[in-house]
RNA sequence: GGGCCUUUAGUAUAGUGGUAGUACGCUGCAUUCGCAUUGCAGAGACAGGGAUUCGAUUUCCCUAAGGUCCA
Numbered sequence: 001g002g003g004c005c006u007u008u009a010g011u012a013u014a015g016u017g018g019u020a021g022u023a024c025g026c027u028g029c030a031u032u033c034g035c036a037u038u039g040c041a042g043a044g045a046c047a048g049g050g051a052u053u054c055g056a057u058u059u060c061c062c063u064a065a066g067g068u069c070c071a
């Protein structure tokens, strides 16, 4: 320098164009003498920019970061 892949909540991970889910973690309440466990409720995310579309996490382009292969 070139090819390919990945980027979603604090962490891990689903999501084939129409309300963004799950687990752990966090907060509150209940349970307990108290802690833990358990139950219920809640906050919290689509790497950034642009294009297409009535509508984009999803399709396309660029940028950034990471991984891998070639030179």
Stems, first nucleotide, its partner, number of pairs: 001070007010024004018054001026042005047063005
Transfer RNA from a bacterium, 71 nucleotides, folded computationally.
It matches the Rfam family "tRNA".
The prediction has a mean pLDDT of 84.